[in-house]
RNA sequence: UUCUUAUCAAGAGUGGCAGAGGGUUUGGGCCCAAUGAAGCCACAGCAACCGCCCGGGACUUGAAAGUACAAGGGGUCAGGUGCUAAUUCCCGCCCGGUCAGCCGGGAAAGAUAAGAA
Numbered sequence: 001u002u003c004u005u006a007u008c009a010a011g012a013g014u015g016g017c018a019g020a021g022g023g024u025u026u027g028g029g030c031c032c033a034a035u036g037a038a039g040c041c042a043c044a045g046c047a048a049c050c051g052c053c054c055g056g057g058a059c060u061u062g063a064a065a066g067u068a069c070a071a072g073g074g075g076u077c078a079g080g081u082g083c084u085a086a087u088u089c090c091c092g093c094c095c096g097g098u099c100a101g102c103c104g105g106g107a108a109a110g111a112u113a114a115g116a117a
Base pairs, nucleotide, nucleotide: 001117002116003115004114005113006112007111008110013043014042015041016040017039021032022031023030027091028090029089044084045083046082049080050079051076052075053074054073058067059066060065088109093106094105095104096103097102
């Protein structure tokens, strides 16, 4: 970098450095920002994808016991990541409902994790 799968309406911020942008990109809207944006650092926190533990079932066994592990379940956070304004801030493309405003569903794109090439 590409591919596959899963999730994306919940949750969680202070300080220091810095100094004008930021909300992924393009268009529109809206919002955040000199009462300090991005970025970096420290500490704290959130979550539970991986991990770990339990349980469950499976296999071996006469049994005790042992071994590995798919789905669904419970717990945990020392470890690998991630995250800590607003639904992924909203819309754009398709479908449905609606006189309409608007509402609902899906796609695309994106983000994160795990696995593979």

A computed fold for a 117-nucleotide RNA from a Phycisphaerae bacterium, annotated as SAM riboswitch aptamer (S box leader). Its mean pLDDT, the model's own confidence on a scale to 100, is 75.